Notes:
The RNA shown here (transfer RNA) has 72 nucleotides and comes from an uncultured Clostridia bacterium. The coordinates come from a structure-prediction model, not an experiment, and the mean pLDDT is 83. It matches the Rfam family "tRNA". Rfam links the family to the GO term triplet codon-amino acid adaptor activity. Rfam's curators write: Transfer RNA (tRNA) molecules are approximately 80 nucleotides in length.
[in-house]
């Protein structure tokens, strides 16, 4: 320099055009003589950034930016 795969909530990842989600953390509640474990409920997000295609994008196209892995 080139090629590859990643980048979605605090973390761990799903989601492959048509209302952004799970499971741990964290709130709050039942439960329990107290915890912990168990049940329940709400929050929580600029889908890495910028552009393009589309009626519509996390999803496709380009470009950069960050990290893995390979080439030379």
């Nucleotide at each position: 320099u080139c090629c590859u795969c990643a980048g979605u909530a605090g973390c761990u990842c799903a989601g492959u055009g048509g209302u952004g989600g799970a499971g741990c953390a964290g709130g709050c509640g039942g439960c329990u003589g107290u915890u912990a474990a168990c049940c329940g409920c709400a929050a929580g997000g600029u889908c890495g950034u910028a552009g393009g295609u589309u009626c519509g994008a996390a999803u496709c196209c380009u470009a950069c930016c960050u990290g893995g892995g390979g080439a030379g």